[in-house]
The part of an RNA shown here (large-subunit ribosomal RNA, domain V) has 582 nucleotides and comes from a Candidatus Dojkabacteria bacterium.
The prediction has a mean pLDDT of 83.
Rfam family: Bacterial large subunit ribosomal RNA.
NCBI's taxonomy places the organism under Bacteria, Bacteria candidate phyla, Candidatus Dojkabacteria.
Context: one part of a larger RNA
C1' cells in the first nucleotide's frame, strides 16, 4: 500500500421538507376600522290594520251682538246710500247697584226705583253731521258647522292572561272571565342610525423592502462640436399674468463714472462731457435684442371670420412652423404691418354633462321629445396618456405559487473605515530631531471591525456563547540570545532575532467584550465557513402562549423588557483511528 473486521464523524456546499426569514404576484385567506359599497337589526314619520265620543287649542265658517275719539265741534263722527221723522204705560228722563269696553273724556249691557218725555231736522264746527233703515269694512264677545292637533273616556277590532272542554297535549280551536285597547303588534313608503354581517380596495418608481423623496411641463450642465441619449446625476423654476404689458404710427436711449450746481448729504431733481451695452425685458435660466424686442406719446381692437401649398417633431395618439387667396377691419401720407404678448414653461384624451347657435336626421303621417353639427362650460382625472362613479389598514394564527432576477449568516471581489508598518521631521526631551515622544502631511501592507456591492447558494450553505478536540499565522505575553539607552547596579525602556514549549483558577452577566478577587515566568493577538450543532449543550436571539411600558381609534406593533416554550435511534463514498492478514 492493498484486503477484512470494530470503530470516530471532517468531506461528500450529506439526508430529509419545491426556505416558515426577506423580496415579488395588479395571488389567498383570517382580522380591525371615524377606508368604499352595500345588507340585516333598531329607530323616525306617512298611510293601511283602525271604531265611538267628549274637553281644550288652532285655522276657517254661519247667525246674534259689541267696536270706531286727529283738529274744529255740545261730543268716542268707521264707509256708502235711502231718509224726515223715530222709540215711549209692551215704561222716557233721571237715581242707585252690578257686569264689560276704554284714548280715562265717556260708551254697552242688565236689574230696582221712577212716572212722561228723548233723540233727530234746523243752526254751528269740520273734509265729512248726527234720529231711523239698508249694504259693507275694522278689532272683538259668543254660538253653528267643518278641518287639524293634543288631552281624557268608552268597547266592538287587534293583543295578552286565567279556568273549563275538545284531550292522555305549556301548540291550536272554543265558550266563559279579567286585564289591556285603537296604542301595541304587523304590512308597504321613507330619514337616520347601522364592522353585527358581505364584498372589495388600499400604485408604482427604488443599489433588497420600509421610512423618507418623487410621478405632468419649462432652462442649463452631464451629452461625447447635427438630431436624440440614462442615474433617487448637477443646478433653477411653472399650474400664471395682461383691455394693455396686444395693434400700428410716429419718437426717444440704457446702467455706470467724473465734472458744476440753493436747501441736498454717499445716494433725490438739474446741466455738461465719457460711455456698444456693463441698463432694461411682467416671473426661472438659456438665447436673443440699440436698426431696438428697451423707453414714451397719439389712434385703435388683427387677442378677426373661412381656409392653406409646403414644412418639423413623435411609435402612435398628439404637437409646432407657415406664405398665399376670399371676407370684413385698425394704424398710416404711402410702401405696407397687424390671425396677441423677444422665445422657450403657465397643462388634461375619451366619455358623461351643461349653455347658446343650427338649410342635418326624427321609427305611420304632421310635430314634440331625443340624436347629429358648430362654438363653448364642467376634471391637484398632479399616481398629470387619465383602469372605476366609489375604496384604508393588520398578520408573530398564517397559507399558495415563485425569486438567490432581492436582503439577514457566511463566502467571494474593494478596502472608505479598521489593524499595523515606513517616508518627512515641527514640538517636547536643561543643551541634543532620532534615548525616548513624534503634531501637519505623504506612502503603504494586512483582511480580524464597520461599511460598499449584490457574485455561487431561497426544490434550504443551521444562526451567538459555552464545552469537546485541535490545527495554523507571527504583528512574541513568558521562556532562549542579541543591539541601543537621558544603560553605574538593580529594575525599566526602544528594538533585532527567534513559533520549540506554554500561556492559570474564581465573583458577576446567555454573553462575547468587559470589570473585580487571588495567583503566574506569562496570563499575547489571530486565521481555520466570526474552526469544531449526521461531536454535545441550547443560557440568548428567532414561530405559536402570556404580562408590562411607548405607540395605534382598532386589529396590532416596538435591534423595548420579562415568564414559557419538541434539536432527527441504522454511516453509502471519500478521509481518519484499531487490530489481523498479505
Nucleotide at each position: 500500500a492493498c484486503u477484512a473486521u470494530a470503530c470516530c464523524a471532517g468531506g461528500a456546499c450529506a439526508a430529509a421538507a419545491a426556505g416558515a426569514c426577506c423580496c415579488c404576484g395588479u395571488g389567498g385567506a383570517a382580522c380591525u376600522u371615524u377606508a368604499c359599497u352595500g345588507c340585516a337589526a333598531c329607530u323616525u314619520c306617512a298611510c293601511a290594520u283602525u271604531g265611538a265620543a267628549a274637553a281644550u287649542g288652532u285655522a276657517u265658517u254661519u247667525c246674534c251682538g259689541a267696536u270706531g275719539u286727529a283738529u274744529a265741534g255740545c261730543a268716542u263722527a268707521g264707509g256708502a246710500g235711502g231718509g224726515a221723522g223715530a222709540c215711549u204705560u209692551u215704561g222716557a228722563a233721571a237715581u242707585u247697584g252690578g257686569u264689560u269696553c276704554g284714548u280715562c273724556a265717556g260708551g254697552a249691557c242688565u236689574a230696582a226705583u221712577g212716572g212722561a218725555g228723548u233723540c233727530a231736522c234746523c243752526a254751528a264746527u269740520g273734509u265729512a253731521a248726527u234720529a231711523c233703515c239698508u249694504c259693507c269694512c275694522u278689532u272683538u264677545u259668543g254660538u253653528u258647522g267643518u278641518a287639524u292637533a293634543u288631552u281624557u273616556u268608552c268597547u266592538a277590532a287587534c293583543c295578552a292572561a286565567u279556568a273549563c272542554c275538545g284531550u292522555u297535549a305549556u301548540c291550536c280551536g272554543g265558550u266563559a272571565u279579567u286585564a289591556a285597547g285603537a296604542c301595541a303588534u304587523u304590512g308597504u313608503g321613507u330619514g337616520g342610525u347601522g364592522g353585527g354581517c358581505a364584498g372589495u380596495u388600499u400604485g408604482a418608481c427604488u443599489g433588497g423592502g420600509a421610512c423618507g423623496g418623487u410621478u405632468u411641463c419649462u432652462u442649463g450642465c452631464u451629452a461625447a462640436a447635427g438630431a436624440g441619449u440614462a442615474a433617487c446625476g448637477c443646478a433653477a423654476g411653472a399650474g400664471c399674468a395682461c383691455a394693455a404689458a396686444g395693434g400700428u404710427u410716429g419718437a426717444c436711449u440704457c446702467a455706470a463714472u467724473c465734472u458744476g450746481g440753493a436747501u441736498g448729504g454717499a445716494a433725490a431733481u438739474c446741466a455738461g462731457a465719457u460711455g456698444a451695452a456693463g441698463a432694461g425685458u411682467g416671473c426661472a435660466u438659456a438665447g436673443g435684442c440699440a436698426u431696438a424686442a428697451g423707453u414714451c406719446a397719439g389712434c385703435u381692437u388683427a387677442a378677426c371670420u373661412g381656409u392653406g401649398a409646403g414644412g418639423g417633431g413623435g411609435a402612435c395618439a398628439c404637437c409646432c412652423c407657415g406664405a398665399g387667396c376670399a371676407g370684413a377691419u385698425a394704424c398710416g401720407a404711402a410702401a405696407g404691418u397687424a390671425g396677441g404678448u423677444c422665445u422657450a414653461a403657465g397643462u388634461g384624451a375619451c366619455c358623461c354633462u351643461a349653455u347658446g347657435g343650427u338649410u342635418g336626421u326624427u321609427u305611420g303621417u304632421g310635430g314634440a321629445a331625443a340624436c347629429g353639427c358648430c362654438a363653448u362650460u364642467g376634471u391637484u382625472u398632479a399616481a398629470c396618456g387619465g383602469a372605476g362613479a366609489u375604496a384604508a389598514g393588520u398578520u408573530a394564527c398564517c397559507c399558495c405559487g415563485g425569486g438567490g432576477a432581492u436582503a439577514a449568516c457566511a463566502g467571494g471581489c474593494u478596502a472608505g473605515u479598521c489593524u499595523c508598518c515606513c517616508c518627512c521631521g515641527a514640538u517636547a526631551g536643561u543643551u541634543c530631531a532620532c534615548a525616548u515622544u513624534g503634531a501637519c502631511g505623504g506612502g503603504g501592507a494586512g483582511g480580524u471591525u464597520c461599511g460598499g456591492c449584490a457574485c455561487c447558494u431561497c426544490g434550504a450553505u443551521g444562526u451567538c456563547g459555552u464545552c469537546u478536540c485541535g490545527u495554523c499565522g507571527u504583528a512574541u505575553c513568558c521562556u532562549g540570545g542579541c543591539g541601543g539607552u537621558g544603560g553605574a547596579u538593580a529594575a525599566g525602556c526602544c528594538g533585532c532575532c527567534a513559533a520549540g514549549g506554554g500561556u492559570u483558577g474564581g465573583a458577576c452577566u446567555g454573553u462575547u467584550c468587559g470589570u473585580c478577587c487571588a495567583u503566574u515566568a506569562a496570563a499575547a493577538c489571530g486565521g481555520c465557513a466570526c474552526g469544531u450543532g449526521a461531536g454535545a449543550u441550547g443560557g440568548g436571539u428567532u414561530c405559536a402562549g402570556a404580562c408590562c411600558g411607548u405607540c395605534g381609534u382598532g386589529a396590532g406593533c416596538c435591534a423595548g423588557g420579562u415568564c414559557g416554550g419538541u434539536c432527527u435511534c441504522u454511516a453509502u463514498c471519500c478521509g481518519g483511528u484499531a487490530u489481523a492478514g498479505u